Small-subunit ribosomal RNA from a Candidatus Omnitrophota bacterium, 1576 nucleotides, folded computationally. The sequence was found in a public genome assembly. Lineage of the source: Bacteria > Pseudomonadati > Candidatus Omnitrophota. The prediction has a mean pLDDT of 85.
RNA sequence: AGAUUGUUGACGGAGAGUUUGAUCCUGGCUCAGAGCGAACGCUGGCGGCGUGGAUAAGGCAUGCAAGUCGCGCGAUCCCCGCAAGGGGAUAGCGGCAAACGGGUGCGUAACGCGUGGGGAACCUACCCUACAGCCUGGGAUAACACCGUGAAAACGGUGCUAAUACCAGAUGACCCCAGCCGGUCGCAUGAUCGGUUGGGCAAGGGUGGCCUCGACCGCAAGGUUGCUAUCGCUGUUGGAGGGCCCCGCGUCCCAUCAGCUAGUUGGUAGGGUUACGGCCUACCAAGGCGUUUGACGGGUAGCUGGCUUGAGAGAGUGGUCAGCCACACUGGGACUGAGACACUGCCCAGACUCCUACGGGAGGCUGCAGUCGAGAAUCUUUGUCAAUGGGCGAAAGCCUGAACAUGCGACGCCGCGUGCGGGAUGAAGGCCCUCGGGUCGUAAACCGCUGUCACGAGGAACGAAGCCCCGCCGGGCGAACAACCUGGCGGGAUUGACGGUACCUCGAGAGGAAGCCACGGCUAACUCCGUGCCAGCAGCCGCGGUGAUACGGAGGUGGCAAGCGUUGCUCGGAUUCACUGGGUGUAAAGGGCAAGCAGGCGGCCCUGUAAGUCGGGUGUGAAAUCCCACGGCUCAACCGUGGAACUGCGCUCGAAACUGCAAGGCUUGAGGACAAGAGAGGCGAACGGAAUUCCCGGUGUAAGGGUGAAAUCUGUAGAGAUCGGGAGGAACACCAGUGGCGAAGGCGGUUCGCUGGCUUGUCCCUGACGCUGAGAGGCGAAAGCUAGGGGAGCAAACAGGAUUAGAUACCCUGGUAGUCCUAGCUGUAAACGAUGGACACUAGGUGUUGGCUGGCAUCUGCCGGUCAGUGCCGUAGGUAACCCGCUAAGUGUCCCACCUGGGGAGUACGGCCGCAAGGUUGAAACUCAAAGGAAUUGACGGGGGCCAGCACAAGCGGUGGAACAUGUGGUUCAAUUCGAUGCUACGCGAAGAACCUUACCAAGGCUUGACAUGCAGGAAGUAGGAACCCGAAAGGGGGACGACUCGUAACCAGUCGAGAGCUUGCACAGGUGCUGCAUGGCUGUCGUCAGCUCGUGCCGUGAGGUGUUGGCUUAAGUGCCACAACGAGCGCAACCAUUGCCCACUGUUGCCAGCGGGUCCGCAAGGAUGCCGGGCACUCUGUGGGGACUGCCAGCGACGAGCUGGAGGAAGGUGGUGAUGACGUCAAGUCCGUACGGCCUGUAUGCCUUGGGCGACACACGUGUUACAAUGGGGUCGACAACGCGCUGCCAACCCGCGAGGGUGCGCUAAUCGCUUAAACGACCCCCCAGUUCAGAUCGCAGGCUGCAACCCGCCUGCGUGAAGCCGGAAUCGCUAGUAACGGCGGAUCAGCUACGCCGCCGUGAAUACGUUCCCUGGCCUUGUACACACCGCCCGUCAAGCGAUGGGAGCUGGAGGCACCCGAAGCCGGUGACCUAACCCGCAAGGGCAGGAGCCGUCGAAGGUGAAUCUGGUGACUGGCGCUAAGUCGUAACAAGGUAGCCCCACGGGAACGCGGGGCUGGAUCACCUCCUUU
Repeated sequence: AGAUUGUUGACGGAGAGUUUGAUCCUGGCUCAGAGCGAACGCUGGCGGCGUGGAUAAGGCAUGCAAGUCGCGCGAUCCCCGCAAGGGGAUAGCGGCAAACGGGUGCGUAACGCGUGGGGAACCUACCCUACAGCCUGGGAUAACACCGUGAAAACGGUGCUAAUACCAGAUGACCCCAGCCGGUCGCAUGAUCGGUUGGGCAAGGGUGGCCUCGACCGCAAGGUUGCUAUCGCUGUUGGAGGGCCCCGCGUCCCAUCAGCUAGUUGGUAGGGUUACGGCCUACCAAGGCGUUUGACGGGUAGCUGGCUUGAGAGAGUGGUCAGCCACACUGGGACUGAGACACUGCCCAGACUCCUACGGGAGGCUGCAGUCGAGAAUCUUUGUCAAUGGGCGAAAGCCUGAACAUGCGACGCCGCGUGCGGGAUGAAGGCCCUCGGGUCGUAAACCGCUGUCACGAGGAACGAAGCCCCGCCGGGCGAACAACCUGGCGGGAUUGACGGUACCUCGAGAGGAAGCCACGGCUAACUCCGUGCCAGCAGCCGCGGUGAUACGGAGGUGGCAAGCGUUGCUCGGAUUCACUGGGUGUAAAGGGCAAGCAGGCGGCCCUGUAAGUCGGGUGUGAAAUCCCACGGCUCAACCGUGGAACUGCGCUCGAAACUGCAAGGCUUGAGGACAAGAGAGGCGAACGGAAUUCCCGGUGUAAGGGUGAAAUCUGUAGAGAUCGGGAGGAACACCAGUGGCGAAGGCGGUUCGCUGGCUUGUCCCUGACGCUGAGAGGCGAAAGCUAGGGGAGCAAACAGGAUUAGAUACCCUGGUAGUCCUAGCUGUAAACGAUGGACACUAGGUGUUGGCUGGCAUCUGCCGGUCAGUGCCGUAGGUAACCCGCUAAGUGUCCCACCUGGGGAGUACGGCCGCAAGGUUGAAACUCAAAGGAAUUGACGGGGGCCAGCACAAGCGGUGGAACAUGUGGUUCAAUUCGAUGCUACGCGAAGAACCUUACCAAGGCUUGACAUGCAGGAAGUAGGAACCCGAAAGGGGGACGACUCGUAACCAGUCGAGAGCUUGCACAGGUGCUGCAUGGCUGUCGUCAGCUCGUGCCGUGAGGUGUUGGCUUAAGUGCCACAACGAGCGCAACCAUUGCCCACUGUUGCCAGCGGGUCCGCAAGGAUGCCGGGCACUCUGUGGGGACUGCCAGCGACGAGCUGGAGGAAGGUGGUGAUGACGUCAAGUCCGUACGGCCUGUAUGCCUUGGGCGACACACGUGUUACAAUGGGGUCGACAACGCGCUGCCAACCCGCGAGGGUGCGCUAAUCGCUUAAACGACCCCCCAGUUCAGAUCGCAGGCUGCAACCCGCCUGCGUGAAGCCGGAAUCGCUAGUAACGGCGGAUCAGCUACGCCGCCGUGAAUACGUUCCCUGGCCUUGUACACACCGCCCGUCAAGCGAUGGGAGCUGGAGGCACCCGAAGCCGGUGACCUAACCCGCAAGGGCAGGAGCCGUCGAAGGUGAAUCUGGUGACUGGCGCUAAGUCGUAACAAGGUAGCCCCACGGGAACGCGGGGCUGGAUCACCUCCUUU
């Protein structure tokens, strides 16, 4: 020295909510904390200490707040006393005080205050100190008396009188002034000391004592003088305390206040003052202050110690207490005095109030209390001088609203109490409840105990010491043993407002004493009910639209507590003005650019200095406060003592590294010289070719032009095309390049002239000459402006043509300013690298431009080094991220500019600039809880890439047209019940509406109900119940008849009881009533699409990413390969069913090849028939198994996955079909299937019944059926199925009927019997293209069937009738194989059937797919985004409406300060002063003088008046925009390529967003190409 550990002490900085779908950042808003002279709401027991008019510096009734001294004076009065004498009072004169104390904060931005200095430029009564003095005279005047005026207030005249009142004189050391001489000192003026001369200036007594000495008066007592003591008085010195003046520094906001100033700045002289000074005056000079060091002006404000807050730095503040200042009704003024320009003094003016006899007067609470007023709001008209302090006095004492106390107010701080212990059937009750219980809750009751506070009673303080008086002792003065002064001791008398208060003791008794706020998050504390976007809450976010922990109430809980909340304000949090301690590429923010004055900053070495800086000492930094320690009130608050601190300033001593300053030096910064180099750098002049247009001529003929398509337009008067000639203007292809140059704007044909900058080399010169740069000046694209030219092309405006719903646009045809030149103005841009300049430092790689250079080669090159520029990638590092990365956005230094939430707004007003357009500087009210940046995941795009799907295409058949059926909309209706509504509602729920169903309508009825359970009561031939009556029925009457179960009881009967049943009543039932947006369940859809996720790891601050992307492949996230991923799950596939082939088993009701038989047909041959025996081969039924796996071959592919082809096989690459539907989406559908929360109903929204309706019909749509015919229709004959179904059923055969059907009846509970003849098809015949032998609607008649019943409203049959329709506009649907199409059959529901529907079955049985450009849907990757309830998104502007604030505005009306002029009070000053005047002088006197005064005059001068301006408010017809406001109008500008990329500046135009033109930007998507870079 470092490290580690331990101990002790002190101090110490917390964040949260809110932008998003989510994230990080930026950024504002808001909250939690502390505080207050507070107020308001609810509540309120006690005490202590504090504190209390913040607004109207508004007005004030009443009382009090400043007097005192008789020891200054005269006088008067009172008391005691006979008197002498003593005591007391006080109007006046006089002295001192009244300038303090007390109040307030108006004014003041100032030497006002704070701090530190200075006064050599000063004053100071009372007090202290020292020295000296206090002499001689004089004349008045109040009081008083008399007279007079006045209403009063008050005043006048005459006469008398005193003083510590006034005056004169004497003395005058000291002192003051002036001159001279000398000394000392100081920063200057100068100060000071000594000497000297001249001049000037004092005074007052009172009281006590004594006669020691002297004098006088008096008979005496005694008095006067004197002496003495004391209190005063005068002059001077010093001090203390107080004051005045000056200076340095500090002290709010606005620059939209930038220039201000005539006593202004200085000088001289004078005046004035205590004193310096322009403080004042005259004269002279022309200065003084200020521009970021902020003059002047405006606004606001007393300043400080402190107080609040804060970690601090700061910020805010200045109430109580303390210091200073200012003010005293408003304004002005002086007087007196030591001190004032004087709060309770004076004068004047003004406003106001009061009195008045109208002539005049009086007043000033911002003292204490109190009152009115205004206000959210702030107290007793109290006590006492007991203490502390002040004034006067010799003292006693008097005065003191200062002060001390008291009252009132929870206004604040502090303390205390409202009880303590026990107590579980966890009482009652409240609240909640899943009905079990939980909770309030040991809480209460109850038992035991205590006694603070309050209450009553008793005792009872500290605060009091002193002044005074007496005695003794000592000291002083003195002539004195007197008196007086003083110190000590002792004694005496007396003093408390608070207050009988604090405090103490006793008494009684839990007795008298708890509220307020909150409980969605922040933020601690939850449930029920009510309410239903209402009422309301809210600090921010936000709650409330039927289940609200957010509103209101309740219970419970949390918090604080005699308080609790709310509001307002301050600091904090806010590092959100950032000194500590921020930023500017994209979030707000780099000036458009450079040069440069002031300023700021500045390389290396040495010396000095000591301003900054650092250290020591010292003075100051009032007290109080804060902090620490100790102490006093029982504690605390509060208070006391001591310490520390007061971070500041002054003085002084020192240090010298750094900065500054001074001097010297250096070369590396900077500059220069010389040599070379590249370049669209600038200016001017000249020249050139191509092209466009126009003109002339030739050739030539009908078009040209233009567009998505067109038209306007040009052209037969000859265009366009083509050839030749000419004119004119503008711009300079190729070269050309993330090439070059320039500070930026910007610069591009060639040549010449003039000119700026840059680079390289040499290292020659200067020697820090540098960097930055406010202001000022300069440059500055395009558009625009002025004047004059020019004008080919292009082209705002404008015109026309199109497009469109419109089209003031995009497109087209024209076209003017302009674009060009000269001279001038303008001064703005996305003037961008959205990145200020300079310097230094910090890995590399690779291009490229221009130099220099080494090596090698040599045509033009290659490799390397270096300097300057210009790109890309990238390390460290930075960044919110994107990204930047030696060309920094890294690390540092210096300077400038700029930012501080969004909107309002780059607006208004003001200033400056401009010809104008406009530029520049640049707010506020109001309003919002955000506005933003980057990145993420989605979704979306009229973005891109890849892929799939009957998506398109190819093809077949339909729909859309007709008639009919059916569903829906609409309409209608008493009702046409309800639901379903794009795809994914509409032959859907409904797989069966004549009644029923049925939910709808009308009418008639019932009410414990048609149905369930429970409780209570009741009736008894009960329950039940025929006939009969009313009625449409239901229902209501009615009652013949007439029970059941159990017990009593072992059996029967009766009785009794109980039950069932009935009835009455209560609970309740019931509801297809509402909410599918409270729900379960189920379902549709995307979609049988290939996706959706997780664990761990890795990456990222994070959301999140990776995996899941990429290449290949698949029907598939199927697989293979690659890969910071490795695995896994739900999906895919497989497993299951069915079908296709084979095998085995099975054998009736199935089958019949072979064997036997029967029956039938046939002359026979033979045929038919599973009918029988028999059989189980086949078919078939059923069961089990096999089979197919890219297994095999070949090719392709990456040696893979796989693909293509082939073999074999019944079947091939998932064989066909079905079932199976991931995470999720649509608040999708269903409360009318059922279930279920809540709500509603409850003589009806329930229940029953009859009838009607769901079937309506001018229409519209969907889905179907049948057709329109000849591939057909009709007729006759003939052939072949499968799935299914059947007993109140299917029904054979037979009979009847044309038929529907009827009759009869066998069989079959079904591989047995029946439905059951399948049809298309085949064969033959007819029809002959026609509204028909097509088609069958409609209607008529006659029938059949079901059913209680076919009118509304069934189906079927026969006969007759015979409609529309001749293949269907725009548009649109299905289908890829046993499919489409065509044909029939069966079934469910069902009495029957509106079924042409639906679900199945079998038969016949195709065509086409080149292909993925396009439409639709979907998947993956990528891109943009202002979307995220996600494009059915978002969003802009005009217009209209309501509300709000604001600008302009003819004006109107206040306020403020200044200027000019007029008038001019009081008063000071000056002048005058003929009038007045006791003191002094002259004079016998009269009188005069000196001096003073009234009056008058003048300067100044407040208020007032007039005038022209300025500034600042209020208001204002009208007017401009702005903001806000669930559902107004017009359009669609922006966000995707936003459908014309957008944006910036300028100009023009337009209902509006906007459009167009010129120039600029990328903060534009996409495709192709080029260049460069990276990886291999």